[in-house]
RNA sequence: UUUCAGGGCGAGGUGGAAUUCCUCACCGGCGGUAUUCCUGCUUUUUUAAAGGAGAGCCCGCGAACGAUUUUGCCAUGGAAUGGGAAAUCGCCGAUCUUGUACCAGUCCAGAGCCGACGGUCACAGUCCGGAUGGAAGAAA
Numbered sequence: 001u002u003u004c005a006g007g008g009c010g011a012g013g014u015g016g017a018a019u020u021c022c023u024c025a026c027c028g029g030c031g032g033u034a035u036u037c038c039u040g041c042u043u044u045u046u047u048a049a050a051g052g053a054g055a056g057c058c059c060g061c062g063a064a065c066g067a068u069u070u071u072g073c074c075a076u077g078g079a080a081u082g083g084g085a086a087a088u089c090g091c092c093g094a095u096c097u098u099g100u101a102c103c104a105g106u107c108c109a110g111a112g113c114c115g116a117c118g119g120u121c122a123c124a125g126u127c128c129g130g131a132u133g134g135a136a137g138a139a140a
Base pairs, nucleotide, nucleotide: 001140002139003138004137010024011023012022013021025126026125027115028114029061030060031059032058036053037052038051039050056113057112065090066089067088068087069086070085071084073083074082095111096110097109099107117129118128119127
């Protein structure tokens, strides 16, 4: 520099009205960590280089949200207000039990729990919108 970079409401019930409530259902961004698995250099064998996969609730990050400041951008005749952008700061959900093992919040089994903001004839992780955006990061 280029490309890529988020999934999910199906059935029934109540109701004038709900993919928003109730019962069942469904989904899980990025990096790290690993007693498992896969590929595999080397070797007679043993040993064993290297690479890949593996956590929503362990650690960290991003998005979102809030505050402050700045702004040669938008809007205005010019300002204020507002919008956009940038920087800094803040905020930022949720796990236990059993088993195996020297060792497991990651494996096996079971039972739980969590999910920004705005909108809506009725309360949203799953619908619509900001977003044909931004981005942790990945690959070349």